[in-house]
RNA sequence: GAGACUGUAGUUUAAUGGAAAAACAUUGCCCUUUCACGGCAAAGAUGGGGGUUCGAUUCCUUCCAGUCUCC
Repeated sequence: GAGACUGUAGUUUAAUGGAAAAACAUUGCCCUUUCACGGCAAAGAUGGGGGUUCGAUUCCUUCCAGUCUCC
């Protein structure tokens, strides 16, 4: 320099066009003499920009980051 793939919550995974779900983790409350365990609840995310569409995590494009391959 060229090409391919990936990017969703603090972490690990879902959601293939109708607007984001769960587990663990965190916080609060309950339980317990206390801690742990357990129960209930809350907060928390689509890498950035642009485009297509009535509607985008999803489709297109560009940039950024990472992984791999070739030179």
Predicted 3D model of a 71-nucleotide RNA (transfer RNA) from a Microcoleaceae cyanobacterium.
The RNAcentral record of the sequence draws on ENA.
Its Rfam family is "tRNA". It is annotated as a transfer RNA. Rfam 15.1 lists 5,335,975 matches to the family in 14,413 species.